[in-house]
The prediction has a mean pLDDT of 82. This is a predicted structure of a 73-nucleotide RNA (transfer RNA) from Plantactinospora sonchi.
RNA sequence: GUUCCGGUAGCUCAGCUGGCAGAGUGCCGCCUCGACACGGCGGAGGUCGGAGGUUCGAACCCUCCCCGGAACA
Numbered sequence: 001g002u003u004c005c006g007g008u009a010g011c012u013c014a015g016c017u018g019g020c021a022g023a024g025u026g027c028c029g030c031c032u033c034g035a036c037a038c039g040g041c042g043g044a045g046g047u048c049g050g051a052g053g054u055u056c057g058a059a060c061c062c063u064c065c066c067c068g069g070a071a072c073a
């Protein structure tokens, strides 16, 4: 340098063909217990890497850029 894969909650990752952004874990509160752990219930937490474009509508499609990884040279 070229090609490909990935970037979504603090962390690990889903998201089916474009139609309200989710799970596990962690965090906070309540219940349970003599107390803790475990368990149960509820809650907070997101400019979906960035900027443009297409569309009635974009995490998802197109272009460019940034970051990480792999292959080739």
Base pairs, nucleotide, nucleotide: 001072002071003070004069005068006067007066010025011024012023013022019056027043028042029041030040031039049065050064051063052062053061
It matches the Rfam family "tRNA".